Predicted 3D model of a 679-nucleotide part of an RNA (large-subunit ribosomal RNA, domain II) from Candidatus Chloroploca asiatica. The full RNA is in RNAcentral, with records from ENA and SILVA. The organism belongs to Candidatus Chloroploca, within Bacteria. The coordinates come from a structure-prediction model, not an experiment, and the mean pLDDT is 81.
[in-house]
Context: one part of a larger RNA
RNA sequence: UCCGGCGAGUUACCCUGCGUGGCGCGGUUAAGGCAGCGACAGCCGGAGCCAGAGUGAAAGCGAGCCUGCAGAGGGCGCAGGUCGCGCAGGGUAGACGCGAAACCACGUGAGCUUACCAUGGGCAGGCUGAAGCGUCCCUAACAGGACGUGGAGGGCCGCACCGGUGUGGGUUACAAACCGCUCGGAUGACCUGUGGUAAGGGGUGAAAUGCCAAUCGAACGUGGAGAUAGCUCGUUCUCCCCGAAAUGCAUUGAGGUGCAGCCGUGGAUUGUGGCGGCUGGAGGUAGAGCACUGUUGUUGUGCGGGGGCUUCACCGCUUACCAAGCGACGGCAAACUCCGAAUGCCAGCCAGCCAGCACCACGAGUGAGACGGCGGGUGCGAACAUGCGUCGUCAAGAGGGAAACAACCCAGACCGCCAGCUAAGGCCCCCAAGUAACCGCUCAGUGGGAAAGGUUGUGGCGCCGCGGAGACAACCAGGAGGUUGGCUUAGAAGCAGCCAUCCUUGAAAGAGUGCGUAAUAGCUCACUGGUCGAGUAGCGCUGCGCCGAUGCUUCAACGGGGCAAAGCGGUUCGCCGAAGCUGCGGGUCGUUGGCAACAACGACGGUAGGGGAGCGUCGCACCAGCGGUGAAGCGAAGGCGGAAGCGUUCGUGGAGCGGGUGCGAGUGCGAAUGCCGGA
Numbered sequence: 001u002c003c004g005g006c007g008a009g010u011u012a013c014c015c016u017g018c019g020u021g022g023c024g025c026g027g028u029u030a031a032g033g034c035a036g037c038g039a040c041a042g043c044c045g046g047a048g049c050c051a052g053a054g055u056g057a058a059a060g061c062g063a064g065c066c067u068g069c070a071g072a073g074g075g076c077g078c079a080g081g082u083c084g085c086g087c088a089g090g091g092u093a094g095a096c097g098c099g100a101a102a103c104c105a106c107g108u109g110a111g112c113u114u115a116c117c118a119u120g121g122g123c124a125g126g127c128u129g130a131a132g133c134g135u136c137c138c139u140a141a142c143a144g145g146a147c148g149u150g151g152a153g154g155g156c157c158g159c160a161c162c163g164g165u166g167u168g169g170g171u172u173a174c175a176a177a178c179c180g181c182u183c184g185g186a187u188g189a190c191c192u193g194u195g196g197u198a199a200g201g202g203g204u205g206a207a208a209u210g211c212c213a214a215u216c217g218a219a220c221g222u223g224g225a226g227a228u229a230g231c232u233c234g235u236u237c238u239c240c241c242c243g244a245a246a247u248g249c250a251u252u253g254a255g256g257u258g259c260a261g262c263c264g265u266g267g268a269u270u271g272u273g274g275c276g277g278c279u280g281g282a283g284g285u286a287g288a289g290c291a292c293u294g295u296u297g298u299u300g301u302g303c304g305g306g307g308g309c310u311u312c313a314c315c316g317c318u319u320a321c322c323a324a325g326c327g328a329c330g331g332c333a334a335a336c337u338c339c340g341a342a343u344g345c346c347a348g349c350c351a352g353c354c355a356g357c358a359c360c361a362c363g364a365g366u367g368a369g370a371c372g373g374c375g376g377g378u379g380c381g382a383a384c385a386u387g388c389g390u391c392g393u394c395a396a397g398a399g400g401g402a403a404a405c406a407a408c409c410c411a412g413a414c415c416g417c418c419a420g421c422u423a424a425g426g427c428c429c430c431c432a433a434g435u436a437a438c439c440g441c442u443c444a445g446u447g448g449g450a451a452a453g454g455u456u457g458u459g460g461c462g463c464c465g466c467g468g469a470g471a472c473a474a475c476c477a478g479g480a481g482g483u484u485g486g487c488u489u490a491g492a493a494g495c496a497g498c499c500a501u502c503c504u505u506g507a508a509a510g511a512g513u514g515c516g517u518a519a520u521a522g523c524u525c526a527c528u529g530g531u532c533g534a535g536u537a538g539c540g541c542u543g544c545g546c547c548g549a550u551g552c553u554u555c556a557a558c559g560g561g562g563c564a565a566a567g568c569g570g571u572u573c574g575c576c577g578a579a580g581c582u583g584c585g586g587g588u589c590g591u592u593g594g595c596a597a598c599a600a601c602g603a604c605g606g607u608a609g610g611g612g613a614g615c616g617u618c619g620c621a622c623c624a625g626c627g628g629u630g631a632a633g634c635g636a637a638g639g640c641g642g643a644a645g646c647g648u649u650c651g652u653g654g655a656g657c658g659g660g661u662g663c664g665a666g667u668g669c670g671a672a673u674g675c676c677g678g679a
Base pairs, nucleotide, nucleotide: 001679002678003677004676005675006674011093012092013091014090015089016088017087018086019085020084021083022082023081026050027049028048032044033043034042054061055060064076065075066074067073096234097233099231103224104223105222106221107220108219114198115197116196117195118194119193120192121191122190123188125157126156127155128153132149133148134147135146136145137144161185162184163183166181167180168179169178200216202212203211204210209218237614238613239612240611241610242609247260248259249258250257251256261366262365263363264362265361266360267359271357273354274353275352276350277349278348279347280346281345287339288337289336293333294332295331296330297329298328299327300326301325304322305321306319307318308317309316369394370393371392372391373390374389375388377386378385399410400409401408414586415585416584417583419582420581421580425576426575427574428561429560430559434573436572437571438570439569440568441567447563453547454546455545457544458543459542460541461540462539463538465536466535474531475530476529477528478527480504481503482502485499486498487497510525514523515522587604588603589602590601591600592599593598615668617665618664619663620662621661622660623659625657626656
């Protein structure tokens, strides 16, 4: 890993509902008896239970009772059940199965290890050389010194022995802690044998939560015990019908639960629900507005205040400061409103269609939702963000489109067909259908990624100038004088800066547009004349483009090929295209019609979940059968709506077997890191 077998809603009692059966001139027995060893069946057994009357707190009264002054009003009532059986759900029990970490009780452990007690054993060899003592020297004497002797030390080196430092190997090992090299202690708080003592809410601990039998933040064994597990996992055949929720409130509540909501099944009822129209309502949102509450830009006026001047003071004067109020023009507001929709909501009426809703009973599941559109909040008008409202889809929805892509667009799959029509989306090839028609636009491969900003790219619309009395561009010529204006300055002459910005000549020419000089000079412009001969300058709105544009392994920002149409906008016709719709055939269910066969119409996606109908396995009873050459089991293609069933042949197999009906269950496996076995 595979295969085989085993493997999970059971049983008892009670309660409730539904179904079904018996009885209803109510129903039913329990213990026990008949009765033999016992049990079943049968027959007795009426104790008891339910029902038969209610109502009131009660006394009580009673088809009524209570409340009440009440013959009022109101509340509850004015008989249909019961027993057995079946099914479903609930309660109590382990209660669908497996699973703790733990808790408690009683025991078993110190043959491992920790500590201690008693009694024994062990430590090659070498080194160092404490005290004490002796001799000598020294001293008045002590002290001191030298040499010797001596043999101390948790002394030194190092075997045995005890340990376990570093490293390498080993890592399904030689080994559930080993092996090699290396290393620490090695007369000591040393090592060790034997016997003994201390026990789990405990012991022991030179203390590491260490150790207490390969187990230790509380040993092990058995028991309470099937502890509990709001948690995880698993939970076994088929088909048919319906079909959710991820919300509200509460919760030591938040991944649980209760009630409500939403689903299913059945009942009862006709009060009604949905869709459409009309009418009438309640209301302050969108918008708008500034009358209120606030806020706010410019300006006028200006109460009051500040500054300055003046005054001994009071006054007074002044101000390009602040500024109430008021006026003019103009804005803003979820917590502003003089106003104010569309929708939605409530009610009434009308007609049609479709159906069921509210109610009662029983059975649930859900109470982590997700994305998209629209309206708000939080956030950064960030998030595949978060929290609401509303609608949709997914969830629980397949099919077609979007290259691929739960949530987007189209569209809701009962089954079959090598038939037709369409939707979204498409129609050059991949790839089904137009290389369709007409009118424009784009030159950027824009299309086929992106902002502020930029653009004399190009199309459309508009506004306002100048222009045959000659514009715009270019070319030729002029562009002067007072004057170097005044000031400033070293200088300032059109051209550093400040002030002023006049006059003259003239076709025109600034007290000067730019370059330039130290300052002048020089070049140039405005402005004017000429040449030329028809448009030209500026602005606004708009379509399509362009720049802005940068990523790490070729293309890699159309799905690809490739396309100047096979791009973009508009108009038109045709076609393709789905499980949509239609046609033909078929299935199940429902309704209607029909005596029936049958016909018409309608319905049939589906997770959690509810309901219905069946298949198969084992056992028992009954019925009808088969079987000593042929039962059961296995068994290809094929057949059947499914679980399943049936059949020919061959081999095995030697005794019972299957079918129908009814009853009863240890009744269906692929999963539980399932259990046992095998390969």